[in-house]
Context: one part of a larger RNA
Molecule: small-subunit ribosomal RNA, central domain
Organism: uncultured bacterium
RNA sequence: CUGGGCGUAAAGGGCGCGUAGGCGGAUCGGGAAGUCGGGUGUGAAAUCCCUGGGCUCAACCUAGGAACUGCAUUCGAAACUCCCGGUCUAGAGUGACGGAGAGGAAAGCGGAAUUCCCGGUGUAGAGGUGAAAUUCGUAGAUAUCGGGAGGAACACCAGAGGCGAAGGCGGCUUUCUGGACGUUGACUGACGCUGAGGCGCGAAAGCGUGGGGAGCAAACAGGAUUAGAUACCCUGGUAGUCCACGCCGUAAACGAUGGGCACUAGGUGUCGCGACGAUGACCGUUGCGGCGCCGUAGCUAACGCACUAAGUGCCCCGCCUGGGGACUACGGCCGCAAGGUUAAAACUC
Numbered sequence: 001c002u003g004g005g006c007g008u009a010a011a012g013g014g015c016g017c018g019u020a021g022g023c024g025g026a027u028c029g030g031g032a033a034g035u036c037g038g039g040u041g042u043g044a045a046a047u048c049c050c051u052g053g054g055c056u057c058a059a060c061c062u063a064g065g066a067a068c069u070g071c072a073u074u075c076g077a078a079a080c081u082c083c084c085g086g087u088c089u090a091g092a093g094u095g096a097c098g099g100a101g102a103g104g105a106a107a108g109c110g111g112a113a114u115u116c117c118c119g120g121u122g123u124a125g126a127g128g129u130g131a132a133a134u135u136c137g138u139a140g141a142u143a144u145c146g147g148g149a150g151g152a153a154c155a156c157c158a159g160a161g162g163c164g165a166a167g168g169c170g171g172c173u174u175u176c177u178g179g180a181c182g183u184u185g186a187c188u189g190a191c192g193c194u195g196a197g198g199c200g201c202g203a204a205a206g207c208g209u210g211g212g213g214a215g216c217a218a219a220c221a222g223g224a225u226u227a228g229a230u231a232c233c234c235u236g237g238u239a240g241u242c243c244a245c246g247c248c249g250u251a252a253a254c255g256a257u258g259g260g261c262a263c264u265a266g267g268u269g270u271c272g273c274g275a276c277g278a279u280g281a282c283c284g285u286u287g288c289g290g291c292g293c294c295g296u297a298g299c300u301a302a303c304g305c306a307c308u309a310a311g312u313g314c315c316c317c318g319c320c321u322g323g324g325g326a327c328u329a330c331g332g333c334c335g336c337a338a339g340g341u342u343a344a345a346a347c348u349c
Base pairs, nucleotide, nucleotide: 003321004320005319006318007303008302012317014201015200016199017198021194022193023192025088026087027086028085029084030083031082033081034080035077036076037075038074039073040072041071042070049065050064051063052062053061054060091191092188093187094186095184096183097182098181103177104176105175106174107173108172109171110154115149116148117147118146119145120144121143125136126135162169163168206247207246208245209244210243211242215241216240220236221235222234223233258316259315260314261313262312263311266294267293268292269291270290271289272288273287274286275285276284277283298305299304322349323348324347331342332341333340334339
C1' cells in the first nucleotide's frame, strides 16, 4: 500500500457554523466527456505462448503464427454517470395558527440560612472528637430576643422530568433573543448531505487589570493520631471560589458509541402537541416529535446492542496499525506565563 477495523481490546475530532472537495430526488428532451460496439492506423526486434526445423536429446539457436489486454483516429449506441434546457413536489426551506421548556443575555426584586456589628435578658461554660487538645469565654462567650451590615447560594415544587450543538442551564419579575415541536398544506422548486483547511463556542483549575469577600477552602500554622504522619480527624487560615473586561483551550469534554438518509417483530412507561369516541378535566383508541425500560430477528470475542442499533445498506469526515521509550525530544504555530497543539528516532522487550 492493498486490506481489516474504531462501545469495553489500538482507534470518533470536546461541540458547532461553514470554504474547497466528495456525494446527490422525480420526469421529458438534447449533447456524447465517462461507458459500450464496429472499422482503420499503430503497438520495433527480442522475450512469453502455439506449430515446425537445427545441434545425438535438452538447455540453446531458428522459421512461421498468435499475442502485445495499450494508444490514436473514425463511424455508431444512449440504459447508467456527466453536461445543457424544460417541467414537477415526496427532500430542503418559507408562511399561517398554536402550545411546552433550569435554552441564551441584561436589569431589577425577594425570603430562609451562615458570619459580623450594636443593644436587651442571662451566667459559666461553649466548641470539637473515637477520645481529646489547640481554639473561644467573667474585658460576659455559648443560648435567647430586637435592630443593622454584607456576600454567596436559591429548601419545598423536583420527577429514571424539561431545554441546549457541546460545555452546560434551577428563587421571582421585566426587557432583548436562539432553537425544537404540533396542526395547516398557502409559497419557493433540489435551493440538499457531509465537510480537509478556516472561523466561532468551549466545565474546572490557572493567568492579567480593577473590584468584591459572608460561607467554604489548596498553600500554610497549630492540636491530635501514629513507630513516623510532610495524611486521614480537629481549630484556624491565604490565594481561589463571586463580579467586569481580556487571556488560557484542556477533561473519564463519556453514550468511553462522528454526521446524514432509508429499511428491519413487538410490549411498556414518560414529556410536548394534535385527532377520534364518550361526558370539556380524568378515561379509551390513535398520529407526529422527544426522553427511558424490556425484548424478536440480526449482530457481537463475550459482555451486551437491539426503530434513540453496536442490525441491513448508501454518502461524507475524523482516527487506529505490538508494548515501552512518548500525552516525550527537536522544529513549527499559539500563549503574558503555566503550558497547548502538531509530533519522531536511537535503544529495548